RNA sequence: GCCCGGAUGGUGUAGUGGUAUCAUUCACGCUUCGGAUGCGUGAGGUCCCGGGUUCAAAUCCCGGUUCGGGCC
Numbered sequence: 001g002c003c004c005g006g007a008u009g010g011u012g013u014a015g016u017g018g019u020a021u022c023a024u025u026c027a028c029g030c031u032u033c034g035g036a037u038g039c040g041u042g043a044g045g046u047c048c049c050g051g052g053u054u055c056a057a058a059u060c061c062c063g064g065u066u067c068g069g070g071c072c
Base pairs, nucleotide, nucleotide: 001071002070003069004068005067006066007065010024011023012022018055025043026042027041028040029039030038048064049063050062051061052060
């Protein structure tokens, strides 16, 4: 230099153009003499950045940043 893949709540992760999923974490409640476990409710996301297409973009297109892998 070229090619491929990844970037989504604090952490991990799903997501085929139409309200962003689940787990974990945290808060409160139930259960207990108390705690753990379990159960319930809730909180937590400008979906890496900029631009384009579209009525509508995490999703499609272009460029960039960064991480990982490959080739020379």

A computed fold for a 72-nucleotide RNA from Phascolomyces articulosus, annotated as transfer RNA.
RNAcentral records the identical sequence in 5 taxa.
Rfam family: tRNA. About the family: Transfer RNA (tRNA) molecules are approximately 80 nucleotides in length. It is annotated as a transfer RNA.
The sequence is in RNAcentral, with records from ENA and Rfam.